This is a predicted structure of a 340-nucleotide part of an RNA (small-subunit ribosomal RNA, central domain) from Myriotrichia clavaeformis.
Taxonomically the source falls in Myriotrichia (Eukaryota, Stramenopiles, Ochrophyta, Phaeophyceae).
The RNAcentral record of the full RNA draws on SILVA.

Context: one part of a larger RNA
């Protein structure tokens, strides 16, 4: 570096958008970039293979041929590949119709509960644990009754259902707005697909600034346990969690499985549309096929093809140094020594 590979053995970026690149749909003319075939030219000389001579020699010497698979010029071909052009619909996309969904956002309203206060009844225990105490209570607690205040979540419906590119998303209603599926087949005519850079989104806890704080609770206080208990159990309890603003940009960010297109037995069961054998998604088994095994199997890990990203014993260490970014936390990029 080649080669070989990434579901669990090292090893898919968190995801999506798109820029240079890289690949790319039929069909017909064109020119001839690559292709490919001939010719000439040129690739110093030693070297290196083969052959022959000189020699005592398989050493050396010499002498010839080949090798240096390039690289320039001309021609020639015209199937691909590319260049220009015309011209197509099947990939993309655009209107129309018709439908789905916890897709985002922004306001406003609702019931259940929990916690507190006010009143009124009541009068001794409540709470807590294997067991117990801290703790609340006669300055009247739990408990009932009715009023009131805030807060944060939305029970049932609820599904191995839905929707979103990913994190994610669940009470109702309104306004605003993005996706997707299906029908016919109306217009555009390859307007694709991937994607280093760059962008944008990104859970939880963190942090900035100001508000809010009912529950629940890192830290911290006490009780218990215990040889000790910086734990585990219990009382309590602040940051945090809730909104608004802006960093932060990581995760077991999982399907430990990148995107895209095409082919390739069947059964079942579930969401969405359909007159229908169908069309689009979700989940269970399964045939060939693959796979070290386990499992995967039209939602591929099977059978191809284009792009991109990584990986090359373990430990050291995702650590040191520098750089780039963040207010900080840290984060990206990211090794050497040694050692096994």
């Nucleotide at each position: 570096u080649u080669g070989g590979g990434c579901g669990u053995a090292a090893a898919g970026g968190g995801u999506u958008u798109g820029u240079a690149g890289g690949c790319g749909g039929u069909a017909u003319c064109u020119a001839u970039u690559g292709a490919u075939a001939a010719a000439u030219g040129u690739a110093a000389a030693a070297u290196a293979u083969u052959a022959g001579g000189a020699u005592a020699a398989u050493c050396u010497c010499u002498u010839a041929a080949u090798u240096c698979u390039g690289c320039a010029u001309u021609u020639a071909u015209g199937a691909c590949u590319u260049u220009g052009a015309u011209a197509c619909u099947u990939g993309a996309g655009u209107a129309u119709a018709a439908u789905u969904g916890a897709g985002g956002a922004u306001a406003g309203u609702a019931g259940a509960a929990u916690u507190u206060u006010a009143u009124a009844g009541g009068g001794a225990a409540g709470a807590g644990u294997a067991a117990a105490a801290u703790c609340u209570a006669u300055a009247g607690a739990u408990c009932u009754a009715u009023a009131a205040a805030g807060g944060a979540a939305u029970g049932u419906c609820a599904g191995c259902g839905g929707c979103g590119a990913a994190g994610g998303c669940g009470a109702c209603u309104a306004u605003c707005u993005g996706g997707g599926u299906u029908a016919g087949a109306a217009c555009u005519g390859a307007c694709g697909u991937u994607g280093a850079g760059g962008a944008a989104c990104g859970a939880a806890a963190g942090c900035u600034u100001g508000g809010g704080u009912a529950g629940c609770a890192a830290a911290c206080a006490g009780g218990g346990u215990u040889a000790g208990a910086u734990a585990u159990u219990c009382u309590g309890g602040u940051a945090g969690u809730c909104c608004a603003u802006g960093c932060u940009g990581u995760c077991a960010a999982a399907g430990a499985u990148g995107a895209a297109u095409g082919u390739u037995a069947a059964u079942a069961u579930u969401g969405g549309g359909u007159u229908a054998u169908u069309c689009c998604g979700g989940u269970a088994u399964a045939c060939a096929g693959c796979u070290a095994a386990c499992g995967c199997g039209u939602u591929a890990a099977a059978c191809a093809u284009u792009c991109c990203g990584c990986c090359u014993g373990g430990g050291g260490a995702g650590u040191a140094c520098g750089g780039u970014c963040g207010c900080a936390a840290g984060a990206u990029u990211g090794g050497a020594a040694c050692u096994c």